[in-house]
A computed fold for a 65-nucleotide RNA from a pig gut metagenome, annotated as transfer RNA. Its Rfam family is "tRNA". Gene Ontology term of the family: triplet codon-amino acid adaptor activity. Rfam classes the family as a transfer RNA. The coordinates come from a structure-prediction model, not an experiment, and the mean pLDDT is 81.
RNA sequence: UCGUGGCUCAGUCGGUAGAGCGCUACCUUGGUAAGGUAGAGGUCAGGGGUUCGAUUCCCCUCGUU
Numbered sequence: 001u002c003g004u005g006g007c008u009c010a011g012u013c014g015g016u017a018g019a020g021c022g023c024u025a026c027c028u029u030g031g032u033a034a035g036g037u038a039g040a041g042g043u044c045a046g047g048g049g050u051u052c053g054a055u056u057c058c059c060c061u062c063g064u065u
Stems, first nucleotide, its partner, number of pairs: 002063002006021004015052001023039005045061005
C1' cells in the first nucleotide's frame, strides 16, 4: 500500500453491492467459433467501536507488496 462474485477490478459528501471476462440455459448459425437474450454466483479478509444506518470513518488482528 492492498485485501469486494471463479479471475481482473470499480464503488471516497456513510444510505437496499456493480462492470468486464468466465460459467449455465435458450435463440441465431453449416458450426464445439462469433453474435444475441436471460440467469446463477459476493458473511465486501476477521473482530470490535462510532452512527438511525458502515464496503465507505476509527482501533486491533491476519494475509499481501